[in-house]
RNA sequence: GGGCGUUUAGCUCAGCGGGAGAGCGCUGCCUUCACACGGCAGAGGUCGUGGGUUCAAAUCCCUCAACGCCCA
Numbered sequence: 001g002g003g004c005g006u007u008u009a010g011c012u013c014a015g016c017g018g019g020a021g022a023g024c025g026c027u028g029c030c031u032u033c034a035c036a037c038g039g040c041a042g043a044g045g046u047c048g049u050g051g052g053u054u055c056a057a058a059u060c061c062c063u064c065a066a067c068g069c070c071c072a
Stems, first nucleotide, its partner, number of pairs: 001071007010024004018055001026042005048064001050062003
C1' cells in the first nucleotide's frame, strides 16, 4: 500500500428497516449474628465520526477514524 472483518451499557456480546436488549458487573432493599449464596427493585446508551437514501436508520449506501486478520 491492497483486500476482508469488527465498532451497540463498565466488560463480553445479541439485535440487520418501525420497541435498544441479554449475561456478568454496579447501587438499594429483603434474607443472615455476620459474610457468601439467593430473591426483589433500580441506575447506566451521541448504537465509532460526518453525510446520504427513506414517511421512518443501530440496521441500507458513501467518507473518515480505531482495532484485528490475510496478501504484498